Model confidence (mean pLDDT): 86 of 100.
A computed fold for a 484-nucleotide part of an RNA from an uncultured prokaryote, annotated as small-subunit ribosomal RNA, 5' domain.
The RNAcentral record of the full RNA draws on ENA.
Context: one part of a larger RNA
RNA sequence: AACGAACGCUGGCGGCAGGCCUAACACAUGCAAGUCGAACGUGAAGCAUUUCUUCGGAGAUGUGGAAAGUGGCGCACGGGUGAGUAACGCGUGGGGACCUACCUAUCGGUGGGGGAUAACCAUUGGAAACGAUGGCUAAUACCGCAUACGCCCUUCGGGGGAAAGAUUUAUUGCCGAUAGAUGGACCCGCGUCUGAUUAGCUUGUUGGUGAGGUAAGAGCUCACCAAGGCGACGAUCAGUAGCUGGUUUGAGAGGAUGAUCAGCCACACUGGAACUGAGACACGGUCCAGACUCCUACGGGAGGCAGCAGUGGGGAAUAUUGCACAAUGGACGAAAGUCUGAUGCAGCCAUGCCGCGUGAGUGAAGAAGGCCUUAGGGUUGUAAAGCUCUUUCAACUGUGAAGAUGAUGACAGUACCUGGUAAAGAAACCGCGGCUAACUCCGUUCCAGCAGCCGCGGUAAUACGGAGGGGGUUAGCGUUGUUC
Numbered sequence: 001a002a003c004g005a006a007c008g009c010u011g012g013c014g015g016c017a018g019g020c021c022u023a024a025c026a027c028a029u030g031c032a033a034g035u036c037g038a039a040c041g042u043g044a045a046g047c048a049u050u051u052c053u054u055c056g057g058a059g060a061u062g063u064g065g066a067a068a069g070u071g072g073c074g075c076a077c078g079g080g081u082g083a084g085u086a087a088c089g090c091g092u093g094g095g096g097a098c099c100u101a102c103c104u105a106u107c108g109g110u111g112g113g114g115g116a117u118a119a120c121c122a123u124u125g126g127a128a129a130c131g132a133u134g135g136c137u138a139a140u141a142c143c144g145c146a147u148a149c150g151c152c153c154u155u156c157g158g159g160g161g162a163a164a165g166a167u168u169u170a171u172u173g174c175c176g177a178u179a180g181a182u183g184g185a186c187c188c189g190c191g192u193c194u195g196a197u198u199a200g201c202u203u204g205u206u207g208g209u210g211a212g213g214u215a216a217g218a219g220c221u222c223a224c225c226a227a228g229g230c231g232a233c234g235a236u237c238a239g240u241a242g243c244u245g246g247u248u249u250g251a252g253a254g255g256a257u258g259a260u261c262a263g264c265c266a267c268a269c270u271g272g273a274a275c276u277g278a279g280a281c282a283c284g285g286u287c288c289a290g291a292c293u294c295c296u297a298c299g300g301g302a303g304g305c306a307g308c309a310g311u312g313g314g315g316a317a318u319a320u321u322g323c324a325c326a327a328u329g330g331a332c333g334a335a336a337g338u339c340u341g342a343u344g345c346a347g348c349c350a351u352g353c354c355g356c357g358u359g360a361g362u363g364a365a366g367a368a369g370g371c372c373u374u375a376g377g378g379u380u381g382u383a384a385a386g387c388u389c390u391u392u393c394a395a396c397u398g399u400g401a402a403g404a405u406g407a408u409g410a411c412a413g414u415a416c417c418u419g420g421u422a423a424a425g426a427a428a429c430c431g432c433g434g435c436u437a438a439c440u441c442c443g444u445u446c447c448a449g450c451a452g453c454c455g456c457g458g459u460a461a462u463a464c465g466g467a468g469g470g471g472g473u474u475a476g477c478g479u480u481g482u483u484c
Stems, first nucleotide, its partner, number of pairs: 001483003005480005012356006018349002020314001025312003029309003034073003039070002042067001046063007080267003089192007098184002103180008111145001113143002120135006151160003165172003193239003200230003205227008242264004246257004269290005292303004320346001322345003328342001329340004359389004369380004393425001395421001396419001398417001403411001428473003432469001433454003439468005449456002
């Protein structure tokens, strides 16, 4: 000098920031990912008209659009955490054998058919979770056919492969191809903690041929062949650790560090696996195994806060089960809009930084009181009182934004401004032997105690305790911890 700090004493206001560093311990409850009727078939309540009526109601038609369902896009983003990882993980600079939904540009196409299925209805199993059987139905769901120079494969003869419509008639979709943009996958050089009281390590191991596999290069995988490959320039093993931009300290070199913010990586109860998809081996998806918790009619089921709040526990220690989608951004939608604990705000905390205030002027009888005293006086001290002023901040009154572009403001009756009131509501903490700024008295007497180091205390203690005085910092001041 610094801090994501804690503890003790104290505490007026505001602005801006920050706030589980420990148990990647376990979690009650609520919310955190939906959206589209301009893809599709159903179609509740209500309302209107109407028929019948036993006057309770029942039926039909229209409107209406709840609610599930099929389908599309999204759910791979955003948000959290740092367990693992010493690694092409990260940083930096390169490389060629790749993919890329939505978006942009260009070229071409969008013809003609088919069979199902959920919802629904009926029957039925189960405590539940969830099913089973039969029947009906639609599509931008699914499947053939046609066409396709360019696309893919090729033995160069040839072979293979598309589509979807909707409506308000002007749009918007769909399919193939090429290019771009964006995002991603892979490879390499260099850099990246400690230990030799870890010296040898390796058999898909190192290379080749062929095949398989992948979006793609490759022992990535497999068969065969060769016997290589790495290592004191530290292999292997062990320990520790997310990496970086940065942060902090320092004149610098260097050291320490990686909270907040930003980039990358990894993880999502523990371990494993794939499915779907442009993209995952997927935090709020699936399957299997395990531990734990819960429900059960004992047959069987359900769950995963390292999302936002919140609870228990651990700990020296870290906040509200708040408001709003008004702004910015995201998903879906043609749009209106819906969703969004991202985000914007508010609440709590002196946790930090910064700013302001707790009054200003005058005032000597140098008041009283306190303390000291050589008893004369000195000091507290212009300090107080008194007198004259001011009203920042807080409190009260009134007005009242910008942030929003035509409408739309959570914040918020907030900020700012205005008015009147009254010195009125606002000072502590540590230290005074030397280092180190600041000294006397009383009490105590190696006791009680102090202490960062040297050291104080055994009867005159500037070192313990109290008082007066004086020093330092100030809404803080000290102590402890850690780093330089």